[in-house]
Context: one part of a larger RNA
Parts: sequence; structure tokens; C1' cells
RNA sequence: GGAUGAACGCUAGCGGCAGGCUUAACACAUGCAAGUCGAGGGGUAACAGAGAGAAGCUUGCUUCUUUGCUGACGACCGGCGCACGGGUGCGUAACGCGUAUAGAAUCUGCCUUGUACAGGAGGAUAGCCUUUAGAAAUGAAGAUUAAUACUCCAUAAUGUUGGGAAAUGGCAUCAUUACCUAAUUAAAGAUUUAUCGGUACAAGAUGACUAUGCGUCCUAUUAGCUAGAUGGUGAGGUAACGGCUUACCAUGGCAACGAUAGGUAGGGGUCCUGAGAGGGAGAUCCCCCACACUGGUACUGAGACACGGACCAGACUCCUACGGGAGGCAGCAGUGAGGAAUAUUGGGCAAUGGAGGCAACUCUGACCCAGCCAUGCCGCGUGCAGGAAGACGGCCCUAUGGGUUGUAAACUGCUUUUAUACAGGAAGAAACACACCUACGUGUAGGUGCUUGACGGUACUGUAAGAAUAAGCACCGGCUAACUCCGUGCCAGCAGCCGCGGUAAUACGGAGGGUGCAAGCGUUAUCC
Repeated sequence: GGAUGAACGCUAGCGGCAGGCUUAACACAUGCAAGUCGAGGGGUAACAGAGAGAAGCUUGCUUCUUUGCUGACGACCGGCGCACGGGUGCGUAACGCGUAUAGAAUCUGCCUUGUACAGGAGGAUAGCCUUUAGAAAUGAAGAUUAAUACUCCAUAAUGUUGGGAAAUGGCAUCAUUACCUAAUUAAAGAUUUAUCGGUACAAGAUGACUAUGCGUCCUAUUAGCUAGAUGGUGAGGUAACGGCUUACCAUGGCAACGAUAGGUAGGGGUCCUGAGAGGGAGAUCCCCCACACUGGUACUGAGACACGGACCAGACUCCUACGGGAGGCAGCAGUGAGGAAUAUUGGGCAAUGGAGGCAACUCUGACCCAGCCAUGCCGCGUGCAGGAAGACGGCCCUAUGGGUUGUAAACUGCUUUUAUACAGGAAGAAACACACCUACGUGUAGGUGCUUGACGGUACUGUAAGAAUAAGCACCGGCUAACUCCGUGCCAGCAGCCGCGGUAAUACGGAGGGUGCAAGCGUUAUCC
């Protein structure tokens, strides 16, 4: 000198764009953050409509009862989603990450393409109803009912498994493609008739998994480490290879090119600095990994060993009728605590994206916006021109006088960014859906119209009046730009280093003057 997720002191006019618990992965009140589909189902708790019946009378209204009949729809069964998105950096020195390969050792819901198919039968169960236990959480029994829930049979291949036999290719185990034979495995309907779904197989895409080469902090005041340990055979297990697991057998394997042990730490793209080489960092944004009160376990599923799922154990908090139960903010806000220190218990799904749905739409603290903070970067302003009686006042001196503050002020003319008031007022919106039309021709594409804005009456524009609304901080001995007076008298104090102060201190304190930067300026901390 540059830099910062900064903090502190003094000061403070505005806007744009960014950023904002670096500490206690400490504990959390409250609200919200994952639902959706009635075009799968039985149904009808609420709302609305319609029908039927009854009562009242204002004779066409009100009230009551009833019917799932209709729009819809609480709870329930079922499907898909909840494994994404969002948070944090505890752990991890590791194939965790980065990079480059391999999988002839693998899986892949939704999506795309293609081929083939969808025949028949059955038993339950939630809900509803009737009882019943409990303070609650939550159950128990009986009767009864449906499905795209569940089960069985049929059909069956280029699927799977076993046996036989051939060709081609490969770095090996082997891979691919025909053929013969035996066994075995599917399905679901809805409907507004437009479609949306279902099953099997193949290919793709996407995602995931596994293996390997190289790279990846400090300590030798850590020198030996290892028994599933290293390899083999058989078996099991996995989507898959493998000591992954197990039985038997062998005795191996790693290490001064640093094993093992200890300490520290998420990794990368990137960021800071530097001419570079290097050195330092890993906030925001993006990719990967790990974690979800602590530890463990599996279930479901295409995918989890699952942040707002389950079970067990533990600590903690809460409720209790003492028998027993409930909970997990490292989601968004917010609270306490810790700390030098870090924001609103805000608005909206209008846009982008996601889940479900044929769609309308619903949900979405993702996201888009607004609020707070000079935390940073950038931009703008706090006037401009003239004006010498070089005014008054202040300060200084060689003191009837002069210097300086200083064109500074007063005064004259001008401008109005910004602030204030009033008026107009966006882009972000293109779609989906709906209506019509056109083209090809049987569900697509295009066109026209219509509809939708949280931000926001915001940005922006115009008009009005008036210099009107707006400057501080640090420093002035040398390094280092900027000097005098007074006070103090090795005191009080200053100080980054050298050093100042003991009676004329440009170094302390004040004043005048000056220098630097400027809505900031200094100090502290850290890195180069």
C1' cells in the first nucleotide's frame, strides 16, 4: 500500500447494487415451512342448491324434518409426492474431495421411442353402525361394505432359470447373436367418449452405485503396526465386485519414498495479495460430501438406513387423575444465553421453479419482494458567478503600524440536482384455461380475442417556490503532506519506530492557522 462476513470511537444528506451469529452442532415459547388427486373407492361430518313432507301465517315466504339427488367435500381406504427444495459444518486426513479412467461386476420411479397384451374368479379390511377401556395419548370387541387395495386361475416372449449345440468378437474371467428343449412369471380401470391410465419386454435419457492411477495439512520430543489381519477354497449375502460375512486352509500384509499414533481440518470451483513465482483464505454464489437432540437399528420404497417417518436406549423439557403419555428450529421469522458483534414473530404466489391433478386449481418461509443496519462498493449533493471599505471579530508580530483568517463574509446576479408540495404514471405478462379462425389430418402447431401484478400509486416524468433541506474526522518532530502562541515544568501526559516532557516544548493540553481524506474519518484485529 491492498484486503475484510469485521468490531470500537467521533460524525452523518440521498440513491442503486450487494452483504448481514465468524462465538454455544447451546436451550427453545408461538406461528408458518409438504401436500395433492372425487376423472381410483365406499360414502356424507360441514357449506350451498334441488326434491319431498309438516307447521306458521304477512298465500309466497319463514322455520323444522327428510332424500347423496346435485355442486362440492371433513375424516377414512387407495395412488403419487414426502429421498426434491431449504439448513448447518459436528464428524471426516478418507477414493471424502479434485482430476482422469473403468464397470465384460451394477440398479434406475416419473420422461421419450418401439413391440405385444389386458380373459376369469375370490376372500377381506378401513370408514359407517352398535357396545366398551382410559384423565389423556390411544385403544378393544361385534356386525357390515368398496376399490386402480389384496389373493388365486388362465394366456406368454427376443423375459428369467436349467440342459444341449453353433458362429463372431475380445486384454482375461468372458461378451454378443441365431437354434432346439423343459420349467416359470403379468395386468385395472375411470370417463363429460375427448382422453387419461394398467402389464411385460427392449432401447434411450436422467439419476445413483462400485473400482482404480495421480494430487490432497502439521508432528519422528509418534518407529514399528496388523488377527478378518494378508491370500486361497466352499457357502451365504448384495442391484453388483469384494473378508462384505462365515467355515476350513496357508502365513501373510504395511512401513524411513514415513506405516502406526497424536494434533488440526469438510473438499473443490473460487477469493485476497503479489510483476510473477509464491503466500494466505474457503463468507455470499455454484458442484460434491457429511449431519439432523446423542447413540444404534431396520421398515417402506425406483431411490433413505429418511431434518419437520418408525422402533430401542440415553440426557433434557413439558402434561398427568401418578396408572401413563408428549417433544426435538443445524427450515423462515422470533426468544433466552454466549459474545466486541450480525436483521422483521412482514407481503405475495404476480414472475421463475417444484409436488399432485385431464384441467380448473391447491400447496410451496424454495423463490420474488418489502422492512432494519454507512457493513461494503459505486454514484450524487451540501451551491455557482461577481464582489476590497482587503470591513468587524479572532490569532500573530519587530506593535501610532503590519501580517493572516480572506473573495472568505456582507452585498448583487444566477441555478434548483437533491429535499418539500401537487399532478400524471410504468416495464416486469407471456402463457395456462376459455371462445373463434387457419394449416396439416384425428391431435398437434399457429393466429386473434379475453383473463391475471405482491412489489406499488413504487420507479420514472412534469409543474411550483426558494440558497432554500444537508460536513465531518484524523493529523501537523523525522519517517510523512502540514507552524506559531499560551499553559505545564521528567509533573500531567504522548508514543507505530526513533523518541518527546527537568521554565521560551513546531512531539504533552488549549487556541489560531495549515495538511490529508470526505458521508465518512480514525483506531484495533487478521492476511499478503
Molecule: small-subunit ribosomal RNA, 5' domain
Organism: Tenacibaculum aquimarinum